[in-house]
C1' cells in the first nucleotide's frame, strides 16, 4: 500500500431489529461486624459510549471522514 476486526466508568465486559434513566462484576470510599485486620453484609462514589459530522421523532447501536490498537495479505 490493499483488507478485516475492536474501541461504553480506574479494570474486565454487558447493552435485543435505532425506544424513552447506559447497567453488571472487580477495584476505591462509607457504615456494621471485630480486640484489630482480613471475610461477610448494607450504601455511596463513578460515564460528553475514541473524534467530528450527517441520517431520524429517537443514536452507545446506523452511515461518512479521521484517529488509536490488532490481524491479514503484499
Nucleotide at each position: 500500500g490493499g483488507g478485516a476486526g475492536u474501541g461504553u466508568a480506574g479494570c474486565u465486559c454487558a447493552a435485543c431489529u435505532g425506544g424513552u434513566u447506559a447497567g453488571a462484576g472487580c477495584a476505591c470510599c462509607g457504615a456494621g461486624c471485630u480486640u484489630a485486620u482480613a471475610c461477610c453484609u448494607c450504601g455511596g462514589c463513578g460515564g460528553u459510549u475514541g473524534a467530528u459530522g450527517g441520517u431520524u421523532c429517537g443514536a452507545g447501536u446506523c452511515c461518512a471522514u479521521c484517529c488509536a490498537c490488532u490481524c491479514c495479505c503484499a
Molecule: transfer RNA
Organism: bacterium